[in-house]
RNA sequence: AGAGCAGAUCGGAUGAUCGCGGGUCCGCGCCGCGGGCCGGAGGAAAGUCCGAGCUCCACAGGGCAGGAUGGUCGCUAACGGCGACUGGGGGCGACCCUAAGGAAAGUGCCACAGAAAAAAUACCGCCCCACCCGUGCGGAGUGGUAAGGGUGAAAAGGCGAGGUAAGAGCUCACCGCUUUUCCGGUGACGGAAAAGGCAUGGUAAACCCCAUCCGGAGCAAGACCAAAUAGGAGAACGUUUAAGGGCGGCCCGCCUGAUGUUCUCGGGUAGUGUCGCUAGAGGCGGCAGGCAACUGCCGUCCCAGAUGAAUGAUCAUCGCCGCGUCCAGGGUAACCGAAACGCGGAACAGAACUCGGCUUAUGAUCUUCUCCUGUG
Numbered sequence: 001a002g003a004g005c006a007g008a009u010c011g012g013a014u015g016a017u018c019g020c021g022g023g024u025c026c027g028c029g030c031c032g033c034g035g036g037c038c039g040g041a042g043g044a045a046a047g048u049c050c051g052a053g054c055u056c057c058a059c060a061g062g063g064c065a066g067g068a069u070g071g072u073c074g075c076u077a078a079c080g081g082c083g084a085c086u087g088g089g090g091g092c093g094a095c096c097c098u099a100a101g102g103a104a105a106g107u108g109c110c111a112c113a114g115a116a117a118a119a120a121u122a123c124c125g126c127c128c129c130a131c132c133c134g135u136g137c138g139g140a141g142u143g144g145u146a147a148g149g150g151u152g153a154a155a156a157g158g159c160g161a162g163g164u165a166a167g168a169g170c171u172c173a174c175c176g177c178u179u180u181u182c183c184g185g186u187g188a189c190g191g192a193a194a195a196g197g198c199a200u201g202g203u204a205a206a207c208c209c210c211a212u213c214c215g216g217a218g219c220a221a222g223a224c225c226a227a228a229u230a231g232g233a234g235a236a237c238g239u240u241u242a243a244g245g246g247c248g249g250c251c252c253g254c255c256u257g258a259u260g261u262u263c264u265c266g267g268g269u270a271g272u273g274u275c276g277c278u279a280g281a282g283g284c285g286g287c288a289g290g291c292a293a294c295u296g297c298c299g300u301c302c303c304a305g306a307u308g309a310a311u312g313a314u315c316a317u318c319g320c321c322g323c324g325u326c327c328a329g330g331g332u333a334a335c336c337g338a339a340a341c342g343c344g345g346a347a348c349a350g351a352a353c354u355c356g357g358c359u360u361a362u363g364a365u366c367u368u369c370u371c372c373u374g375u376g
Base pairs, nucleotide, nucleotide: 002371003370004369006367007366008365009364010363012318013317014316015315016314017313018312020040022038023037024036025035026034027033028032042348046359047358049357050356051355052354053353054218055217056216057215061252062251063250064249066214067213068212069211070210071085072084073083074082075081086100087098088097089096090095101209102208106207107206108203109202110201123149124148125145126144127143129141131139132138133136157175158174160172161171162170176198177196178195179194180193181192182191183190184189222275223274224273225271232265233264234263235262236261237260244256245255246254282301283300284299285298286297287296288295289294320345321344322343323342324341325340329336330335
């Protein structure tokens, strides 16, 4: 100098003039106006993918079906999230990915190629025996073989030696696999030793099995005030031996139900109303614990609540980035380059009940680490 990996911070600042919305205080000619002070859009406010707080359904009890998650241990209000670790995979490496329980409970699939794709094989080949002939690496047959070759993503563990008619875990050593014991670890798991010739593949991000979890609907939830009505017409069932109703589907249970309940049709009213609506699983700082995620304690602060939708516009200066001119200086060199001047630029993007995550879009700066090249 180049190429990378991982992480963090910011998302312009100040002043003036004008203009908005909220809170609070004061005043006035008083339900409107004026003035002072304080605040006023994000790291993703986005997607609506998860989880909750909160509201309503009388309670949300048991079960079936359905859905979600899936290594271990922790964190959290919870999660399909986060942290650490283990197994497997990728990369020279810093690091990254992981849909990571079960294939001997069962069913299904593995195209094409290939002889054969799972209680799966003999196409080419190799060997023994005896036969034929034109005597040659010939032809055909019985038997043995799965080592070699071919096909394929994958073909009855791998490699080396011995052995055999030729071969084969047939035998042996090593590796792999299974079982047992010991050691380390909370655990997943790892290491060591011994014994065994041992294994009829893969796929569950196919159906399925196993383990754990799951009421529903949602701020357009819901509560209140105001206003209005023809408290109309019809139907079904029923009087606790109960029909009907009770917010994902079904069953059981339970509750409600005493001139009752439900359904259908028809009619009227509904303000641009008030609350919900922002003090929180809150922010910031310090200390302690923990590898970390995070937790505890102490102190401090209040940082939008609009409702056709406010948080803005103009000017100036400074800051940041890019290009150019000029150039102090550093350095052996390659190179680096302050200050000054000029020109230009500033991404993704706008709260609507709130919060914890994930995913996507995107500008600038800084830091650690890895690889590689050149010079001294």